[in-house]
Context: one part of a larger RNA
């Protein structure tokens, strides 16, 4: 090395996209390069293993064997792989009509509340909480009514519904724009799958430059609680929250379940197509493609998982190896920074 493993005990990279590499459908024909069979030749000598002599035995000498799994030559074998010529279509794609659908991007529109501002009514409380008090109000608040201003999020629809690789996407509209389904035909002809490195995205916070700034609201300032109260709760409130551009790059980024394929009972929902049937109905029957609950055989320490696998196989990548010490030091790299990534050890149970 040849090991077990990775839903929850360590252990799936946050997702794509793709470089080298690793793997590769069905079929014919060369070739013989791995692979497989023989022979030659070499693999010192001791030593191990068998079989025998010698020292009274053993240890120790000592004769033959065997083994030396390798390595060269060389003669065949052609099923597999490999390689090269050529066909095929069931994998993979194009092309034609169609379907849903918060998938992206950019303008523009829209009501409902909040809040502030004028103005009308109107008078003494408002707010707040367990219960108060800070706070606002006779310089007329709260409450209502009319108008205007800004800002941000889009009640209902709304659904284990959709839609996306994830991250994530909801008012309406009009443009650009990526996927995916679906039907029956045509074409390409293996063009595939993973994917170390590598590059793109990547929730919130935070950052840098400029706008914005209604509402919430870290910091903070009061009042309360309370032995205290640097909290919970009140009353204010400032960065942020929002836009544009640029960083940053991590999250319970979860399904704690890498991608891709095959192939293993069923039952009942729900979304998007298809194809039949019928009493044309809110309605059967069937088929694909997604998303859900239960569940057989099977896996599982158990919990569960069960065609959306944690089942039964392959391919390729990725991570685990006892607990702290540490995801920490040190040193690479990346960043303004704040960090992040890669990452130890002594030394300790």
């Nucleotide at each position: 090395c040849u090991g077990g493993g990775c839903g929850u005990a360590a252990a799936g990279c946050g997702c794509g996209c793709g470089u080298a590499g690793g793997c590769g459908g069905c079929u014919u024909g060369g070739u013989c390069a791995g692979u497989c069979g023989g022979a030659u030749g070499u693999g010192a000598a001791a030593g191990c293993c068998c079989c025998g002599g010698g020292c009274u035995u053993a240890a120790c000498c000592u004769g033959g064997g065997a083994a030396u799994u390798g390595c060269a030559u060389u003669c065949g074998a052609u099923a597999c792989u490999g390689c090269u010529a050529g066909g095929c279509u069931a994998g993979a794609g194009u092309g034609u009509a169609g379907u849903a659908g918060a998938g992206g991007g950019a303008a523009g529109c829209g009501g409902a509340a909040u809040u502030c501002c004028a103005g009308g009514u109107g008078u003494a409380g408002c707010g707040g909480u367990g219960a108060a008090a800070u706070g606002c109000g006779u310089a007329g608040a709260u409450a209502u009514c009319u108008g205007g201003a800004g800002g941000a999020a889009c009640a209902u629809c709304a659904g284990u519904g959709g839609c996306g690789a994830a991250g994530g996407c909801g008012g309406c509209u009009u443009c650009c724009u990526g996927g995916a389904c679906u039907a029956a035909c045509a074409c390409u002809g293996a063009c595939g799958c993973u994917g170390a490195g590598g590059u793109g995205c990547g929730a919130a916070a935070g950052c840098g430059u400029g706008g914005g700034g209604a509402g919430c609201a870290a910091a903070c300032a009061g009042g309360a609680u309370u032995a205290g109260a640097u909290a919970c709760c009140c009353u204010g409130g400032u960065a942020g929250u929002c836009c544009a551009c640029g960083c940053c790059g991590u999250a319970a980024a979860c399904g704690a379940u890498g991608u891709c394929a095959a192939c293993u009972a069923g039952a009942c929902g729900u979304u998007g197509g298809g194809g039949g049937g019928u009493u044309u109905a809110a309605c059967c029957c069937u088929u694909u493609a997604g998303u859900g609950u239960c569940g057989c055989a099977g896996c599982u320490a158990a919990c569960g998982c069960g065609a959306u696998a944690a089942g039964u196989u392959g391919a390729c990548c990725g991570c685990c190896u006892g607990g702290g010490g540490a995801g920490u030091a040190c040193g690479g790299c990346c960043g303004c920074a704040a960090g992040g990534u890669u990452a130890a050890a002594a030394c300790u149970c």
The prediction has a mean pLDDT of 90. Small-subunit ribosomal RNA, central domain from a metagenome, 349 nucleotides, folded computationally. Rfam family: Bacterial small subunit ribosomal RNA.